[in-house]
């Protein structure tokens, strides 16, 4: 000095990057639920099944009318905070809570492992009260990094265009093995 390769530190992608909680607002919804009246005439409730418990001819479920009338999850905005596998999803597993008990399902919080660079739009499927949002798959252009080719100039670098890959990546600095 060049190239290589474990590690450490610091960064970039975007102002529509990712996530968390708080406040306010709309939606949820004139819904659920409660009460009264009429009808009805034996079932109904506890997520599902079994067991068990409770309500009920002093009238169950259902239906109609009237009155009162929510909430959660999810969403939008603002500022704040934490960050750049930020985070999201699949599989498996652990824990506690919830339910009267057992099992299953669902949700919450972790571990292991696999996939995805990022946001957007469209279609389908799932979730949801929902034409919102979220998740998955596919397609499309856009965008960031790197590489190759071409052209230009501000000339050993930058810009533009085309093509291709993608995060265990990329850039910068430090460190270090080997070799000369």
């Nucleotide at each position: 000095a060049g190239a290589c390769g474990a590690g450490a530190u610091a960064g970039a992608g975007g102002u529509u990057g990712c996530g968390u909680g708080u406040u306010u607002u709309a939606u949820g919804a004139g819904u659920a639920a409660u009460u009264u009246u009429u009808u009805g005439g034996a079932u109904g409730u506890g997520g599902c099944a079994g067991u068990c418990a409770c309500a009920u001819g002093a009238g169950a479920a259902g239906a109609a009318a009237a009155a009162u009338g929510a909430a959660a999850g999810g969403a939008a905005a603002a500022a704040a905070c934490g960050c750049c596998g930020a985070a999201a999803g699949g599989a498996u597993u652990u824990g506690a809570c919830g339910u009267a008990c057992u099992g299953c399902a669902g949700g919450c919080a972790g571990g292991u492992u696999c996939u995805u660079g990022g946001g957007c739009a469209u279609a389908c499927a799932g979730u949801u009260a929902a034409g919102a949002g979220c998740u998955g798959u596919a397609u499309g252009a856009c965008u960031g990094u790197c590489a190759u080719c071409a052209a230009a100039a501000g000339u050993u670098u930058u810009u533009u265009g085309a093509u291709g890959u993608u995060g265990c990546g990329c850039u910068a600095u430090c460190c270090g093995a080997u070799g000369a």
Description: Lysine riboswitch aptamer, 180 nucleotides, folded computationally. Its mean pLDDT, the model's own confidence on a scale to 100, is 78. It matches the Rfam family "Lysine riboswitch aptamer". Rfam 15.1 lists 3,224 matches to the family in 1,923 species.